[in-house]
Molecule: Bacterial RNase P class A
Organism: bacterium
């Protein structure tokens, strides 16, 4: 110094003139005027997961349906996050994982290849026999060759006519036992020759979990039309509700279903005080929790924060709230802060 990594932090400032929205105050009180606080984001996109709030008059069960899937652990929760296992990568700080089960069952594994799973013998080793040789028949072999992402565990040695876990020794795998850890899993020691493949981000099989609909939910007031018209309909049974289907249980019920026809499309509420934001202090490795102190920070309603000037500067990128909160993902034009790695020089 350069190169990589891991955690965050900013989103143009100031300053002058005009112009907009919401709240409060005061003075008009007809429209309005003055004054003061305040006014998009790190994603505000996507609508993908979760909730909180609102309605379906309350609750259970089993089928189907859906989501998670090593282990702890945080949360209101969750397909989110923090730790750690384990396996992959990178020299390395680190980064990644769609990580239950193939011994329940079904299937798929293209071309090549002798054969792609209780699978074979293309090339070729040995051992008899016939043959002048070239070759042929008969047996035995899966260790060498090829051939593919993958071909009957690996290496070495021993036996064998030539081989093979056929035997042994080390590794791997199984199964027991101890030791450490809450677990996942590590290590150790021990007996045993031992299952001949992948794929469940194929179907499926084991766990654990799950009500539906959405703020155009939903409440409330005016106002109008035509005390609107039919047809079903209970007191056992039977209906309708418990709104994603189905069934059962319990409960509950005219607050009920359909069919034609008329009439309205207005106002006010939901709407901003929150699992809130800033900061201290404890616990925790960590996510995060507790507690103190402080602070109000958009509620528009065809939709407000915009223009010109001068100036710094990093020359401004993606890009605008509509109920509200935590996550994921996607877009991005630049500075900047602190830790760790590697590499090269100098002292």
């Nucleotide at each position: 110094a350069a190169a990589c990594u891991a955690a965050g932090g900013c989103a143009g400032g100031c300053g002058a003139u005009c112009g907009c929205g919401u709240c409060c105050g005061c003075c008009a009180g007809c429209c309005g005027g003055c004054g003061g606080a305040u006014g998009a984001g790190g994603a505000a996109a996507g609508u993908c997961c979760g909730a909180a709030c609102u309605c379906c008059a309350c609750a259970g069960g089993g089928c189907a349906g859906g989501g998670c899937g090593c282990c702890u652990c945080a949360u209101a929760a969750c397909a989110u996050g923090a730790g750690g296992g384990a396996g992959g990568u990178g020299u390395g700080a680190g980064c990644c994982u769609a990580c239950g089960g193939a011994a329940a069952g079904u299937g798929c594994c293209a071309c090549a290849g002798a054969a792609a799973a209780c699978a074979u013998a293309c090339c070729g080793u040995c051992c008899c026999g016939c043959u002048a040789a070239a070759g042929c028949g008969g047996g035995a072999c899966a260790a060498g060759g090829g051939u593919g992402a993958a071909a009957a565990g690996g290496u070495g040695g021993g036996g064998u006519a030539a081989g093979a876990g056929c035997c042994c020794a080390c590794c791997g795998g199984u199964u027991c036992u101890c030791u450490g850890g809450u677990a996942a899993c590590a290590g150790a020691g021990a007996a045993u020759g031992c299952c001949u493949g992948g794929u469940a981000a194929a179907c499926c099989c084991c766990g654990c979990c799950c009500g539906g609909a959405g703020c155009a939910a939903g409440a409330c007031c005016a106002a109008a039309u035509a005390a609107g018209a039919g047809a079903a309909g209970a007191g056992a049974a039977g209906u309708u509700g418990c709104c994603c289907g189905c069934u059962u249980c319990g409960u509950u019920u005219g607050a009920u279903u359909c069919u034609c026809g008329g009439g309205u499309a207005g106002g006010u509420c939901g709407c901003u005080u929150g699992a809130g934001g800033u900061u201290c202090u404890g616990a925790g490795u960590g996510a995060u929790c507790a507690g103190g102190a402080u602070c109000c920070c958009a509620g528009a309603g065809a939709a407000a924060u915009g223009a010109u000037c001068g100036u710094c500067c990093a020359c401004g990128a993606c890009a605008g709230a509509a109920u509200u909160c935590g996550g994921c993902u996607u877009a991005u034009c630049g500075c900047u802060u602190u830790g760790g790695u590697u590499u090269g020089g100098a002292u």